Predicted 3D model of a 533-nucleotide part of an RNA (large-subunit ribosomal RNA, domain I) from an uncultured Bacilli bacterium. The sequence was found in a public genome assembly. The coordinates come from a structure-prediction model, not an experiment, and the mean pLDDT is 81.
Context: one part of a larger RNA
RNA sequence: CGUGCAGUGGAUGCCUUGGCACCGACAGGCGACGAAAGACGCGACUACCUGCGAUAAGCUGCGGUGAGCUGGAAGUGAGCUUCGACCCGCAGAUCUCUGAAUGGGGGAACCCGCCGCGAGUCAUUUCGCGGCACCGGACUGGCUUAUGCCAGCGGAGCAAGACCCGGGGAAUUGAAACAUCUUAGUACCCGGAGGAAAAGAAAGAUCGUAUCGAUUCCGUCAGUAGCGGCGAGCGAAAGCGGAGGAGCCCAAACCGGUCGCAAGACCGGGGUUGCGGACCGCGACAUGGGACUUGGGGAUGGUAUCCGAAAAGGAAUGGGAAUCCGGCCAUAGAAGGUGAUAGCCCUGUAGGAGAAACCGUCGUCAGCCCUAGCGUGUUCCAGAGUACGUCGGGUCAAAUAUCCUGACGGAAGCUGCGCCGACCAUGGCGCAAGGCUAAAUACUAGUCGGUGACCGAUAGCGAACCAGUACCGUGAGGGAAAGGUGAAAAGAACCCCGGAAGGGGAGUGAAAAGAUUCUGAAACUGCAUGCUC
Numbered sequence: 001c002g003u004g005c006a007g008u009g010g011a012u013g014c015c016u017u018g019g020c021a022c023c024g025a026c027a028g029g030c031g032a033c034g035a036a037a038g039a040c041g042c043g044a045c046u047a048c049c050u051g052c053g054a055u056a057a058g059c060u061g062c063g064g065u066g067a068g069c070u071g072g073a074a075g076u077g078a079g080c081u082u083c084g085a086c087c088c089g090c091a092g093a094u095c096u097c098u099g100a101a102u103g104g105g106g107g108a109a110c111c112c113g114c115c116g117c118g119a120g121u122c123a124u125u126u127c128g129c130g131g132c133a134c135c136g137g138a139c140u141g142g143c144u145u146a147u148g149c150c151a152g153c154g155g156a157g158c159a160a161g162a163c164c165c166g167g168g169g170a171a172u173u174g175a176a177a178c179a180u181c182u183u184a185g186u187a188c189c190c191g192g193a194g195g196a197a198a199a200g201a202a203a204g205a206u207c208g209u210a211u212c213g214a215u216u217c218c219g220u221c222a223g224u225a226g227c228g229g230c231g232a233g234c235g236a237a238a239g240c241g242g243a244g245g246a247g248c249c250c251a252a253a254c255c256g257g258u259c260g261c262a263a264g265a266c267c268g269g270g271g272u273u274g275c276g277g278a279c280c281g282c283g284a285c286a287u288g289g290g291a292c293u294u295g296g297g298g299a300u301g302g303u304a305u306c307c308g309a310a311a312a313g314g315a316a317u318g319g320g321a322a323u324c325c326g327g328c329c330a331u332a333g334a335a336g337g338u339g340a341u342a343g344c345c346c347u348g349u350a351g352g353a354g355a356a357a358c359c360g361u362c363g364u365c366a367g368c369c370c371u372a373g374c375g376u377g378u379u380c381c382a383g384a385g386u387a388c389g390u391c392g393g394g395u396c397a398a399a400u401a402u403c404c405u406g407a408c409g410g411a412a413g414c415u416g417c418g419c420c421g422a423c424c425a426u427g428g429c430g431c432a433a434g435g436c437u438a439a440a441u442a443c444u445a446g447u448c449g450g451u452g453a454c455c456g457a458u459a460g461c462g463a464a465c466c467a468g469u470a471c472c473g474u475g476a477g478g479g480a481a482a483g484g485u486g487a488a489a490a491g492a493a494c495c496c497c498g499g500a501a502g503g504g505g506a507g508u509g510a511a512a513a514g515a516u517u518c519u520g521a522a523a524c525u526g527c528a529u530g531c532u533c
Stems, first nucleotide, its partner, number of pairs: 001530007013518001014484002018455002020452007027444002029158002037098003040053003044076002048072002059092006068080003103112003113132007134155003139152005163194001164192005174181001178229001204212002216243005226234002247436003250383001254269006274414001276381003279377001280375003288370003292367001294366003298362006305353003313325002316323001327344002329333001335347003388409007416431005471478002491517001494505004
């Protein structure tokens, strides 16, 4: 150095209970009626997990199912069950202690109280039950008049590292340095909400003396117009094509009521627009609509389930038939399982059926809410520290315009006011300073069903396995490894050596696959042997 045999080791192959991504439908919240998350308990025997809460692997009712059952998880023991157990669904009861934690405290799961009722004791100690935190502009009721007290009602905390709106708001970086700029209104912090949020019914867009007609989202417009130490880079809009489609309510004038000496306040009617409204005159009192709410009855879906075709065929091989031969069903040849490859063995699948109880959706009836027009006049009304101006800042792709705003000034009143990118004229468009508004859009912690030229145990989630565990760290935090006997434990009775471990027989099995268990590569080790020096 090679060969053989054995060992070590755990690659490879095959497998998959787990994971990843997405689709459809649903759901989009839980919580002082005490959540999320936990601590400690509960079993005949019980360390852990699961379940549950001193009624403690459970209690009650109503449904489903129908022969077994007392969880993972064997065992011993003791029981339950066709008078229907166990199991599944719906509803209810119980639900220690901590936790927003809320009687006070506290180093969470502990300590100490007060009031009332009850148990107990001769009495105190003791025990049980109920109550006792804080905040609240407005709201409801009571007492009251202090502008307060009491009660009601509401809030508080959690989550999905998601989506949304608002208040704050970086730097690394890029510019080949760096300061404007960029990164970026991003990360991050705070507040708030919903199943979506936001926006939204023109003081609009647009510019053509044309037109469109709330908002939102997608495509295009377009890397265009522009912005830019005109550097790096940033970057629209109208329009057009689609998705979706929905419009409304106040304030005021005027009228009435209550209170008030009055000014006026409150309540009701009225009214809501850019060819307005009130007032006055004429005319109608009907129809239509609803995004609201509860109730009746209805339909439909969900939360248990049920029915569901077709080989007790034959032979061969084999440990084993699903293979092979020949037959049958098919609105069912999706899939999984069964000793190998099964439409016809099992669970299912296609197609049907079904709810005492609870929940959702739809439409209907009822309730409730909304709902006209025409004309004349120029008397009244039409959102003020507002519009607007100056200075300063912010925001829009963009300095100026628009929009928002700090300081100072500060209007008009329909013969009015704003805008149309400084500004003016002409022309045009609109009616601010009050409010609401589905759908199209965003997201996925969760539920059910499904899919994959996704992974297959160094992969795929960190986690296929009792994993956010063991372990590390004062702490914030970091964070593993670890799957496979066999069809079935049939998991090796009995004998021998040995203290045992282990081994030799025997036996099981298709095979020892022998529990460090499928396969079992290489490095590495031992023994034997060959060659070379």